Background:
A computed fold for a 98-nucleotide RNA, annotated as c-di-GMP-I-GGC riboswitch aptamer. It matches the Rfam family "c-di-GMP-I-GGC riboswitch aptamer". On this family, see Weinberg et al., Proc Natl Acad Sci U S A 2017: "Bioinformatic analysis of riboswitch structures uncovers variant classes with altered ligand specificity". Its family is annotated with cyclic-di-GMP binding in the Gene Ontology.

[in-house]
RNA sequence: UCCGAUAAAGGCAAAUCCGCCGCAAGGCGGAGACGCAAAGCCACGGGCCCCCGUGAGUUCGUGAACAACGAACACACAGGAUCGCCGGGCUGCCGAAG
Numbered sequence: 001u002c003c004g005a006u007a008a009a010g011g012c013a014a015a016u017c018c019g020c021c022g023c024a025a026g027g028c029g030g031a032g033a034c035g036c037a038a039a040g041c042c043a044c045g046g047g048c049c050c051c052c053g054u055g056a057g058u059u060c061g062u063g064a065a066c067a068a069c070g071a072a073c074a075c076a077c078a079g080g081a082u083c084g085c086c087g088g089g090c091u092g093c094c095g096a097a098g
Stems, first nucleotide, its partner, number of pairs: 002098001003095002011036002016031006034084001040090003044087003047082001049080002053077003057073006
């Protein structure tokens, strides 16, 4: 240094519940522990997720109408969220065996 014990000292905290913030995904605090050797930090690449925005599309409704308006759906872009999805970057406690 790699590595990671039925080691030691400590650490973090999923789901769920409560409060607050947010349109939402989700975040923060408290309770709580499924797990975690980086489950410490960074949204840099990919993925998943969201959407009050923009665009054009499909379907439906109102309509005389291929106008216009409205609704739903999926897509793209913009924006956002997640580092406990994967990869990458930075930092770091302890220590057997090998």